[in-house]
């Protein structure tokens, strides 16, 4: 330098026929219990790496860019 993959909640990740943003763990609050453990219930938390474009509508499609993994040289 060239090819390919990945980037979504604090962490690990799902979500690709373009229309609802989600799960587990963690966190907060409440209840049960002798109990700061355990169980149950509720809740908070996200510019879907970033920019632009296409579209009535984009996490999802196109272009660019950044980081990282990998292959080739």
């Nucleotide at each position: 330098g060239g090819g390919g993959g990945u980037a979504u909640a604090g962490c690990u990740c799902a979500g690709u026929u373009g229309g609802g943003a989600g799960a587990g763990c963690g966190c907060u609050u409440g209840a049960a219990u002798g109990g700061c453990a355990u169980u149950c219930a509720a809740g908070a938390g996200g510019u879907c790496a970033c920019g632009c474009g296409u579209u009535c509508g984009a996490a999802u499609c196109g272009c660019g860019c950044u980081a990282u993994c990998u292959c080739c040289a």